[in-house]
Molecule: Lysine riboswitch aptamer
Organism: mouse gut metagenome
RNA sequence: GAUAGAGGUCGCGUAAUCCAUCAGUAGCUUACCGGAUGCAGCAGGUGCAGGGGAGGGCAAGCGAAAGGGGAGAACGCCGAAAGAGGAUGUUUCCUGCGGAUGUUCUCUUGGGCAUAUGUUCAAGAAAUAUAUGACUGUCAUCUUAGGAUAAGAUGGAGUGCUAUC
Numbered sequence: 001g002a003u004a005g006a007g008g009u010c011g012c013g014u015a016a017u018c019c020a021u022c023a024g025u026a027g028c029u030u031a032c033c034g035g036a037u038g039c040a041g042c043a044g045g046u047g048c049a050g051g052g053g054a055g056g057g058c059a060a061g062c063g064a065a066a067g068g069g070g071a072g073a074a075c076g077c078c079g080a081a082a083g084a085g086g087a088u089g090u091u092u093c094c095u096g097c098g099g100a101u102g103u104u105c106u107c108u109u110g111g112g113c114a115u116a117u118g119u120u121c122a123a124g125a126a127a128u129a130u131a132u133g134a135c136u137g138u139c140a141u142c143u144u145a146g147g148a149u150a151a152g153a154u155g156g157a158g159u160g161c162u163a164u165c
Base pairs, nucleotide, nucleotide: 001165002164003163004162005161008078011077012076013075014074017071018070019069027062028061029060030059032057033056037049038048039047040046041097042096043095044094045093081109082108083107084106085105086104087103088102089101090100091099092098110136111135113133114132115131116130117129118128119127120126138156139155140154141153142152143151144150145149
């Protein structure tokens, strides 16, 4: 340098399927009140609707969806993947900011769990960041029996570890 592997049965990720939630919400229709604005994330613009009655309030009827979440099975894997920042493309009525999303560069993280705080979300330890805690896999050092092996203590990080060439 190349190839092949291991960590776990809650290892990581993914299109589709089902279920609950979203929510009796948004929206639509009807009647009454009311009387000039309302809508497209924010601002400017530009459009659309509006005295043939806007927004709003009250009552009745009809009534979603997306994102996010859970489940078994299937597939791809072991920087699997996740996060932060920069660049760039697409998209959101136009511009700016913001949002969504693809590619790429740099940095951080061995892995999952629990707790606290923050962020996102309609909500929720669902996701994510930081800190702490024990657990777990691996390697190094030391100790316990002469050795292998096993156990214990301390510490490191995946560009690591093991095997073969």